[in-house]
Context: one part of a larger RNA
Molecule: large-subunit ribosomal RNA, domain II
Organism: Dehalococcoidia bacterium
RNA sequence: GCCAGCGAGUUAAUCUCUGUGGCCAGGUUAAGGGACGCACACCCGGAGCCGCAGCGAAAGCGAGUCUGAACAGGGCGUUGGCACCUUUGGGUGCCCCGUCGCAGGGAUUAGACACGAAACCCGGUGAGCUACCCAUGAGCAGGCUGAAGCGACGCUAAACCGUCGUGGAGGGCCGAACCUUUCACCGUUGCAAAGGUGAGGGAUGACUUGUGGGUAGGGGUGAUAUGCCAAACGAACCGGGAGAUAGCUUGUUCUCCCCGAAAUAGCUUUAGGGCUAGCGUCGCGGCUUUAGUGUGGGAGGUAAAGCACUGGAUGGGCUAGGGGCCUCACGGUUACCAAACCCAACCAAACUCUGAAUGCCCACACUCCACACCGCGGCAGUCGGACGGUGGGAGAUGAGUUUCAUCGUCGAGAGGGAAAGAACCCAGACCCCCGGCUAAGGGCCUCAAAUCAUGGCUCAGUGGAAAACGAGGUGAGAGUGUUCAGACAGCCAGGAGGUUGGCUUAGAAGCAGCCACCCUUUAAAGAGUGCGUAACAGCUCACUGGUCAAACGCUCUUGCGCGGAUAAUGUAACGGGGCUUAAGCCAUGUCCCGAAGCCAGGGCUGGCCGACAGCUGUCGGUCGGAGUAGGGGAGCGUUCCGGGAGCAGCGAAGCGGGUGCUGGCAAGGCACCGUGGAGCGACCGGAAGUGAGAAGGCUGGC
Repeated sequence: GCCAGCGAGUUAAUCUCUGUGGCCAGGUUAAGGGACGCACACCCGGAGCCGCAGCGAAAGCGAGUCUGAACAGGGCGUUGGCACCUUUGGGUGCCCCGUCGCAGGGAUUAGACACGAAACCCGGUGAGCUACCCAUGAGCAGGCUGAAGCGACGCUAAACCGUCGUGGAGGGCCGAACCUUUCACCGUUGCAAAGGUGAGGGAUGACUUGUGGGUAGGGGUGAUAUGCCAAACGAACCGGGAGAUAGCUUGUUCUCCCCGAAAUAGCUUUAGGGCUAGCGUCGCGGCUUUAGUGUGGGAGGUAAAGCACUGGAUGGGCUAGGGGCCUCACGGUUACCAAACCCAACCAAACUCUGAAUGCCCACACUCCACACCGCGGCAGUCGGACGGUGGGAGAUGAGUUUCAUCGUCGAGAGGGAAAGAACCCAGACCCCCGGCUAAGGGCCUCAAAUCAUGGCUCAGUGGAAAACGAGGUGAGAGUGUUCAGACAGCCAGGAGGUUGGCUUAGAAGCAGCCACCCUUUAAAGAGUGCGUAACAGCUCACUGGUCAAACGCUCUUGCGCGGAUAAUGUAACGGGGCUUAAGCCAUGUCCCGAAGCCAGGGCUGGCCGACAGCUGUCGGUCGGAGUAGGGGAGCGUUCCGGGAGCAGCGAAGCGGGUGCUGGCAAGGCACCGUGGAGCGACCGGAAGUGAGAAGGCUGGC
């Protein structure tokens, strides 16, 4: 890993609701008991409980009572409905109210759907491992060094002292056994749950070691490492409390049918949990009240806009005050700053003289009959939401960011489109069909459908990524000029004189800079447009003539393009091929394709209505049948029990990856065949150890 078997909402008591049944103003027994008749039972037992009356804290009073001074007001209560008879007092019947069973939904208390802690407590078991201690034993090849002391000699008055011997001290030295483990490598499903090899440390000592004994978990021991206390020790192990608790994780087993959420609010030692409300479902009641649209009425200060308020902010005017300058002072002046005021043009979530569209509330009318609305009750789930559009806040007018509002989708939604793609576009899948029409999106090939029509645009593969900004790309429009009295461009020619204007300067002559910018000759020519020189010179322009011959400038708006444009494996920024009067873009038109949408045909099923049958069915009409959490309904199957047809060695159950039937929606059922070899069981009821694929599930097999 696979297969098989096992594996999770149970039981009891109490409360509550629903269904059903008994009795009914009553209902019911509990403990206990009775006869041998031992049951599918029956009988006794009325203690008690619930109901029949409430109100008050209570005393208490009572269809009332409490509060209160109250005969006030107020709070909480008040035996009912229908039918018939009736002598009008009432009576009878039915229903309701009630109660006790049974079954089911839910709650509470219990382990309470199952498995799962780390831990806590109690009682024991451990020092044959290891830590330390006690008692008693054992071990340490060999070699080296040579302390004290002692002796002799020398020396001395005697000593001290010296030399030579002797001696054999030391947590002394080297180094085996022994102990250890600093380093490297190997080993790392090992030889080994700590080893091997080599190198290393200690090796007469705080040494090593045998045996016996001691210290115990809130503890011991510890040359302290939180080390060790039997291969996991910040508190051992075993058993017990014990099914501890687990707001957490995982898992939770047959089928079909109807409906179908939430991820919000308030509170919460609350935030991944709860409670109540909201939203779902089922039942009962109300019965169009809902919703949409129209009309009428209403509340309101957003968008926009505005500047009348509050503030901000720009230019000008006017003018207090301030600054500068002049002045002894008085005062004057100012191209400076600037309040108020005036003019002009602006800005604002916390500004408003104004002020929508929507939305909201009320009334009426119309449309509509939907799993609308409202009330009461049973049962939930939900409280992590996500993205998209729109309006805001936070942030960087960042984020697949965050937080609100509102709508949508996903969540819980399949199908078609967007190459692929929860959330985008289209569209809501009951089942079947080798029929038709459409939506979004498409119609050259991949690939279903136009190489469709008409008129334009684009040359950039723009289309098929991007800004400020830049550009005689190109189309359309508007405005304003020049031009056959010859424009525009080119070419030929002229472009002069006073004068080198004045100043400045070393120089300044059109051309560093400052000032001025005249006059003359002319067809025309600046006190000079640019280059140039040290300064001149030189070239050139403006301006003019000629030549040529018909168009040529400038400004603005706009369509489509161009540049700006750099990234990591490989084209790689149309899905691809490929596309240029298009297969690109704009406009118009026709025809097609295209989905689980719609239509047609057949079938199943739910709600409501009607008809007929009559007992839950047939037919018709109408509206429905996506679905997680979840609510409701109807069934299938397993084991056993009661009742009860029956089947079975002429072959029961079981088993078969054999066949067929039932057309049963399904869970399933039946028959035949094979195998098997002894039980099975229709139908009606009852009771559950009642359904397996998942729990790092358990056990076994492979």